[in-house]
RNA sequence: CGGAAUAUAGCGCAGCUUGGUAGCGUGCUUGAAUGGGGUUCAAGAGGUCUCGGGUUCGAAUCCCGAUAUUCCGA
Numbered sequence: 001c002g003g004a005a006u007a008u009a010g011c012g013c014a015g016c017u018u019g020g021u022a023g024c025g026u027g028c029u030u031g032a033a034u035g036g037g038g039u040u041c042a043a044g045a046g047g048u049c050u051c052g053g054g055u056u057c058g059a060a061u062c063c064c065g066a067u068a069u070u071c072c073g074a
Stems, first nucleotide, its partner, number of pairs: 001073007010026004020057001028044006050066005
């Protein structure tokens, strides 16, 4: 320098193909069951979907550019 992949809750990930309320597991908080712990159940909090712009009634999703990490090639 050229190409490819990845970026979503504290952590690990799905959702993108086919645009329409942002989800799952785990962790955290509160409550119940227990004499207590473990455990189980219920409820709850937690997100600028890497950044900027565009298209659209509507973008995590489509388009363009940038950044970070990883891989391949020269």